TPP riboswitch aptamer (THI element) from Catelliglobosispora koreensis DSM 44566, 109 nucleotides, folded computationally. Rfam family: TPP riboswitch aptamer (THI element). Its family is annotated with thiamine pyrophosphate binding in the Gene Ontology. Rfam 15.1 lists 16,130 matches to the family in 8,693 species. Of the family's consensus pairs, 96% are formed in the model. It was read from a public genome assembly, where an Rfam model found it. The coordinates come from a structure-prediction model, not an experiment, and the mean pLDDT is 76. The organism belongs to Catelliglobosispora koreensis, within Bacteria.

Order: sequence, then C1' cells, then structure tokens
RNA sequence: GAACGUACCCACGGGAGUCCGGUGCACCGGGCUGAGAGGGGGCUUGGUAGCCCCGACCGUCGAACCUGAUCCGGAUCAUGCCGGCGCAGGGAGGAGACAGCCUUGCUGG
Repeated sequence: GAACGUACCCACGGGAGUCCGGUGCACCGGGCUGAGAGGGGGCUUGGUAGCCCCGACCGUCGAACCUGAUCCGGAUCAUGCCGGCGCAGGGAGGAGACAGCCUUGCUGG
C1' cells in the first nucleotide's frame, strides 16, 4: 500500500404475498413459501382497503427490490410456490478497523 473477504458505525434503498376457518367487516386464529408475511402506535371510513412514524428483516454497484407482467412452463387447495424471462431495463455509499497478500527497513542465527 491494491483487489477480494469479515464484522461494526453513520447514512440511504426496499418488500410484507397466498390459502382456510371464524367474523362482518381497518378484526381474530391457523396452513404454505420466505431473511422478513405487517411487531407497536397513529390517520383517513362505506367499503372488503390505503397512508404515516417507529421496530424487525434484507439490501446499497447490484438478483434487496421495481418494471416488463393481467408474461411463459411446471407444481399447488392457492400464490413470484419453483424455473424461465435475466449477460434485459431501472435500482440505494461513505468512513475507519480486522484479515489477507505484496513491498521496504531493522534485529538475531
């Protein structure tokens, strides 16, 4: 002193689906996948939801996540459940530490 790696700090970016039963409705319980399936609080109310803050979790130069996509194939009670699409198009970073290897110097044999 470089790449790659590890954990921490600060900052930032994200998603929260599907099925069954009860219920009659911003609710409760359970099943599936998953790191995470809305944990806590609040707002909007005639519509079967949406939004905000905090938390957990994941991710930050790339497969976190979004788009294509009301896509294609397979499986499933059902679902991005699995695979394809995908070397596609977008997508959020800084500081120090450790480790590592290389280089140089010093000391001893």